[in-house]
RNA sequence: AGUUGAAAAAGGCAAAGCGGCGCGAAAGCCCGUGACGCAAAGCCUCCGGUCUACGAUAGCGAUGGCAUCCUCUGGUGAUGUAUCUGUCUUGAUAGCGGGGCUACCGAA
Numbered sequence: 001a002g003u004u005g006a007a008a009a010a011g012g013c014a015a016a017g018c019g020g021c022g023c024g025a026a027a028g029c030c031c032g033u034g035a036c037g038c039a040a041a042g043c044c045u046c047c048g049g050u051c052u053a054c055g056a057u058a059g060c061g062a063u064g065g066c067a068u069c070c071u072c073u074g075g076u077g078a079u080g081u082a083u084c085u086g087u088c089u090u091g092a093u094a095g096c097g098g099g100g101c102u103a104c105c106g107a108a
Base pairs, nucleotide, nucleotide: 005105012038013037017033018032019031020030022029023028036095042101043100044099046098047097048096049093050092051091055088056087057086058085059084065081066080067079068078069077071075
């Protein structure tokens, strides 16, 4: 120095929940509290995943919602629509995974 995480020490971070008349359209973030966990749970959205939807746009095709109409016993069908679904775009997540950079202690 590389790999690595046994024993120990010094310390570090802080999930959920709760609080704030905090920021944001939202996801989420920030501050305090808290202590589930973490050997990079330190930093970076480059890749994949997941989440978001202010704004733009497409679609009623599958399962659904709503409205109107036809038929009408029930149902089925047609048209439209967004609160539904997708795309663009905006973001979020580094405690979803990979990757990059950096770092304390130490056995083998």
Model confidence (mean pLDDT): 79 of 100.
This is a predicted structure of a 108-nucleotide RNA (c-di-GMP-I riboswitch aptamer) from Alteromonas pelagimontana.
Taxonomically the source falls in Alteromonas (Bacteria, Pseudomonadota, Gammaproteobacteria, Alteromonadaceae).
It matches the Rfam family "c-di-GMP-I riboswitch aptamer". Rfam's curators write: GEMM was predicted in a large-scale screen for bacterial structured RNA regulatory elements.
The RNAcentral record of the sequence draws on Rfam.